[in-house]
Context: one part of a larger RNA
RNA sequence: UUCUCGUUAAGGAACUCGGCAAAAUAGUCCCGUAACUUCGGAAUAAGGGACGCCCCCUCCGGUCUGAGGACUUGCUCCAAAGGGCCCAGGGGGGCCGCAGUGAAAAGGCCCAGGCGACUGUUUAGCAAAAACACAGGACUCUGCUAAGCCGCAAGGCAACGUAUAGGGUCUGACGCCUGCCCGGUGCCGGAAGGUUAAUGGGAGGGGUCAUCGGGGGCAACCCUGAGAAGCUCCGAACUGAAGCCCCGGUAAACGGCGGCCGUAACUAUAACGGUCCUAAGGUAGCGAAAUUCCUUGUCGGGUAAGUUCCGACCUGCACGAAUGGCGUAACGAUCUGGGCGCUGUCUCAACGAGAAGCUCG
Numbered sequence: 001u002u003c004u005c006g007u008u009a010a011g012g013a014a015c016u017c018g019g020c021a022a023a024a025u026a027g028u029c030c031c032g033u034a035a036c037u038u039c040g041g042a043a044u045a046a047g048g049g050a051c052g053c054c055c056c057c058u059c060c061g062g063u064c065u066g067a068g069g070a071c072u073u074g075c076u077c078c079a080a081a082g083g084g085c086c087c088a089g090g091g092g093g094g095c096c097g098c099a100g101u102g103a104a105a106a107g108g109c110c111c112a113g114g115c116g117a118c119u120g121u122u123u124a125g126c127a128a129a130a131a132c133a134c135a136g137g138a139c140u141c142u143g144c145u146a147a148g149c150c151g152c153a154a155g156g157c158a159a160c161g162u163a164u165a166g167g168g169u170c171u172g173a174c175g176c177c178u179g180c181c182c183g184g185u186g187c188c189g190g191a192a193g194g195u196u197a198a199u200g201g202g203a204g205g206g207g208u209c210a211u212c213g214g215g216g217g218c219a220a221c222c223c224u225g226a227g228a229a230g231c232u233c234c235g236a237a238c239u240g241a242a243g244c245c246c247c248g249g250u251a252a253a254c255g256g257c258g259g260c261c262g263u264a265a266c267u268a269u270a271a272c273g274g275u276c277c278u279a280a281g282g283u284a285g286c287g288a289a290a291u292u293c294c295u296u297g298u299c300g301g302g303u304a305a306g307u308u309c310c311g312a313c314c315u316g317c318a319c320g321a322a323u324g325g326c327g328u329a330a331c332g333a334u335c336u337g338g339g340c341g342c343u344g345u346c347u348c349a350a351c352g353a354g355a356a357g358c359u360c361g
């Protein structure tokens, strides 16, 4: 010096990002216990008191014995009073110490707010949470050889189930609620019209060629034109489903939910009016918020002093209703602010114990 412990005058969070760590609380009995509440809780709320040993009184219970009684006479059964032993509770008196749950083990508490209802689950080895899950809610698919999923298939799961069932998606107890927009995208329905594949169809055209014509040549043959059947190639009209276009529906489907100008007898503001645009222009509730840039907004509270916190205001850069909105008792090794208690966290350090560090082996 480091580590692990112990104690500390006065103060008591002044430490620090933050009471991190430490200290403190602690058992049992008795008294007592608020807001709030889903009436269960909150609650061991909070806050108090008692606790050792000796003696006396009272008294609960257990066990043994037991006068006596019963009869089926037995090592039988029932059993009052009394007595022996053990022991819970209550009352009174006394004794000792600084201290009596005398050591050890054994909640610190309260107030307010955010988030998540809750018990659970999770990043095995830096994250336990507000993340996941969850009962509950909703939409949607699925009529059974179900939908969906695995598999090339056979086959299997779903399910030896059958719509009060099973799958998918979203939300996430409970309470009060969940507004407007279907123009875009998706999904569902419709089928008159438009478009549209293969197919069918075959107008028409091309290639080849028997043969025939024209020209040249004595002839063989050469040049050239037309061209049946067959074979073959191309191929218009017409036919032709779903889809798309189209017509409707649907937002707890994906999503979206305006601007400018004017106006009241102080001023300010604008219930009111005008105008442009839109599919419709954000309703209730909440709001400087886990969301507010400006911002340490402004006011109030708490402090001597408060960028945090709580209550308000609303100018919401850029809340908002199942990507749920707002509340909410209980719960939380959650996060934030405040207080009481308590302390070496600190003012500010000191002393003590053990271990390491150093030397030799």
Base pairs, nucleotide, nucleotide: 001356002355003354004353005352006351007350008349010347011346014345019342027051028050029049030048031047036041038173052095053094054093055092056091057090058089061086062085063084064083065082068078069077070076071074096100108340109339110338111337112336113335114334115332116331120132121131136171137170138169139168140167141166142165148157149156150155174327175326176325177324179257180256181255184254185253186250187249188248189247190246193245194244195243200238204234205233206232207231208230211226212225213224214223215222216221258276259275260274261273262272285319286316297313298312299311300310301309
Molecule: large-subunit ribosomal RNA, domain IV
Organism: Nitrospira sp.